Large-subunit ribosomal RNA, domain IV from a Candidatus Nealsonbacteria bacterium, 349 nucleotides, folded computationally. Rfam family: Bacterial large subunit ribosomal RNA. The sequence was found in a public genome assembly.
[in-house]
Context: one part of a larger RNA
RNA sequence: ACCUUGUUAAGGAACUCGGCAAAAAAGCGUCCGUAAGUUUGCAAUAAGGAUUUCCUCUCUUUUCAAUUGAAAGGAGGGGGCGCAGCGAACGAUCCCUAGCGACUGUUUAUCAAAAACACAGGUCCCUGCUAAACUCGUAAGAGGAUGUAUAGGGGCUGAGGCCUGACCAGUGCUGGAACGUCAAUCUCGACGGUGUGUUCUGCUUCGGCAGGACUUGCUGAUUGAGUGAAGCGCCAGUGAACGUCGGCGGUAACUAUAACCGUCCAAAGGUAGCGUAAUCCCUUGCCAGGUAAGUUCUGGCCCGCAUGAAAGGCUUAACGACUAGGGAACUGUCUCAACAAGGUGCUCG
Numbered sequence: 001a002c003c004u005u006g007u008u009a010a011g012g013a014a015c016u017c018g019g020c021a022a023a024a025a026a027g028c029g030u031c032c033g034u035a036a037g038u039u040u041g042c043a044a045u046a047a048g049g050a051u052u053u054c055c056u057c058u059c060u061u062u063u064c065a066a067u068u069g070a071a072a073g074g075a076g077g078g079g080g081c082g083c084a085g086c087g088a089a090c091g092a093u094c095c096c097u098a099g100c101g102a103c104u105g106u107u108u109a110u111c112a113a114a115a116a117c118a119c120a121g122g123u124c125c126c127u128g129c130u131a132a133a134c135u136c137g138u139a140a141g142a143g144g145a146u147g148u149a150u151a152g153g154g155g156c157u158g159a160g161g162c163c164u165g166a167c168c169a170g171u172g173c174u175g176g177a178a179c180g181u182c183a184a185u186c187u188c189g190a191c192g193g194u195g196u197g198u199u200c201u202g203c204u205u206c207g208g209c210a211g212g213a214c215u216u217g218c219u220g221a222u223u224g225a226g227u228g229a230a231g232c233g234c235c236a237g238u239g240a241a242c243g244u245c246g247g248c249g250g251u252a253a254c255u256a257u258a259a260c261c262g263u264c265c266a267a268a269g270g271u272a273g274c275g276u277a278a279u280c281c282c283u284u285g286c287c288a289g290g291u292a293a294g295u296u297c298u299g300g301c302c303c304g305c306a307u308g309a310a311a312g313g314c315u316u317a318a319c320g321a322c323u324a325g326g327g328a329a330c331u332g333u334c335u336c337a338a339c340a341a342g343g344u345g346c347u348c349g
Stems, first nucleotide, its partner, number of pairs: 001344008010335002014333001019330001029051004037042001039159001053080012081085001086091001093328007100320002105117002121157007134143003160315004165245003170242002172238005179233003186226005191220005197214007246264005273307001274304001285301005
């Protein structure tokens, strides 16, 4: 000097991001008593108060005995001792307000336990089964399921309560089949190339060569027409599908503001609710409460940079090793440090 402990005057959170750590109280017994709120179950051991040992007396309950008695209790009176009677140890601190998530549960084995995940509930889509949809596998095959739409798979939301507005223009999905477009294929041709057969013309060294017509084959990164499904175009529907939900100017008998009016654009212009919010840049917004003093907190307000309705909106009893603010109690957290015990290291000897 440090580590692990212990004690501490006065004060008592002034410490600190934050009562972190520590301390303290009461201790799931008995008797009282217990608020708001509430889904009537809870909240709740809410909170808070008293009591707990020993001796003695009285009354009393149950069982066995049946005349006293025995055993196990309960209530009350009087008294004893101690600082202290659940006498040691072990064994919840509590209250108020708000946010988030309904809840019990799950999670980053080894820095995150949460507001993240899950959840019951809600809703949408797919699936009618010899082979469901879907998933694994090249396949055989397997799961789904020895199930059958009150079943199975997938997406989103996330108890309950009150609700869930407008837009189908774009994208997606579903349905439609009249028309347009449209592949390989198939059919019939054209043209080119190259063979067979017949024949004509020209030249001829009579062996042939060149050209034409007809017939019949093969062939082509050639070419025309016809046929040709889905798809796309097209027409509808669909938001608890992906998503989206305006601008400018003016106006009321103080001022201010604008119920109101005009205009432009758009598929439609954000409804209810909530709102400086886990969302607000300006911002420590403004007003009020709490404090002597409050960038946090709570209640209001609303010109919402950039809230908003199942990427759900608002609210909500209970619950939470969650987050924020306040209070009681308590304390070496602090003012401000001191001493003691044990241990480790270092210095000196």
Taxonomically the source falls in Candidatus Nealsoniibacteriota (Bacteria, Bacteria candidate phyla).